[in-house]
Context: one part of a larger RNA
RNA sequence: CGCAGGAAAUUUGCGGGGAUCUGUCCUUAGUACGAGAGGACCGGGAUGGACAAACCACUGGUGGAUCUGUUGUACUACCCAGUGCAUAGCAGAGUAGCCAAGUUUGGGAAGGAUAAACGCUGAAGGCAUCUAAGCGUGAAGCCAGCCCCAAGAUAAGAUUUCCCAUAGCGCAAGCUAGUAAGACCCCUAGAAGACGACUAGGUAGAUAGGCCAUAAGUGUAAGAGUGGUAACACUCUCAGCUAAAUGGUACUAAUCGGUCGAGGG
Numbered sequence: 001c002g003c004a005g006g007a008a009a010u011u012u013g014c015g016g017g018g019a020u021c022u023g024u025c026c027u028u029a030g031u032a033c034g035a036g037a038g039g040a041c042c043g044g045g046a047u048g049g050a051c052a053a054a055c056c057a058c059u060g061g062u063g064g065a066u067c068u069g070u071u072g073u074a075c076u077a078c079c080c081a082g083u084g085c086a087u088a089g090c091a092g093a094g095u096a097g098c099c100a101a102g103u104u105u106g107g108g109a110a111g112g113a114u115a116a117a118c119g120c121u122g123a124a125g126g127c128a129u130c131u132a133a134g135c136g137u138g139a140a141g142c143c144a145g146c147c148c149c150a151a152g153a154u155a156a157g158a159u160u161u162c163c164c165a166u167a168g169c170g171c172a173a174g175c176u177a178g179u180a181a182g183a184c185c186c187c188u189a190g191a192a193g194a195c196g197a198c199u200a201g202g203u204a205g206a207u208a209g210g211c212c213a214u215a216a217g218u219g220u221a222a223g224a225g226u227g228g229u230a231a232c233a234c235u236c237u238c239a240g241c242u243a244a245a246u247g248g249u250a251c252u253a254a255u256c257g258g259u260c261g262a263g264g265g
Stems, first nucleotide, its partner, number of pairs: 001152001005163007015149004021049007033038001051106005059100004066093005071086006111143002117137004164264001166177004182260004186202005207253003210249005216242003223236005
């Protein structure tokens, strides 16, 4: 820009893409078959491998603004207690998120038309013949079936709901302007994201921050008391501190505003 008014939703599916794998074991059955050795088709069930998708309740990894221990050094006058630097100084753990080695799921079945092949009926050609007319069976393959995208499918589809029949100019076609439903700008953000986009919100509000509580992590803070010559230990103390988590709460910031947007062959 188009889809013969303007919008907001919900859809159909032309068409396109993805997937399509396979082992072992049990049973049927030591049956059919076979002198024996051996040993099935068909059918039923179980359990794996690789691959793929999703997810984080579990097991774990990471987790550089979490907690703790600790070395050297500088500083806070000094002690205590801390802060900076030293690969994040080193080391031990670890929430959310992300992730796999973790968890869950998938390939299936049923249908249609067929290939090779196997048939029925059957002439040409009194027989025979699956073929010439006609009719079947038949594959991980084909078309569907499963999942995803999809009406720019210009043949532009369908359904539901909302907005309305203003003003100026013009003979008219139409042009312009302000609006309606609605949308955008702007702002607060996000398990969304390169940017656009998408999604949740914008005071009639829990969108983010803060605060409160909880979960979870670390592991018992500072200070004081007691014991010990001391290092240190114990008690107050499962303390103190704490990122992204969960639930609340308008304290802070989403203020005020602006723009676009129909008049219908």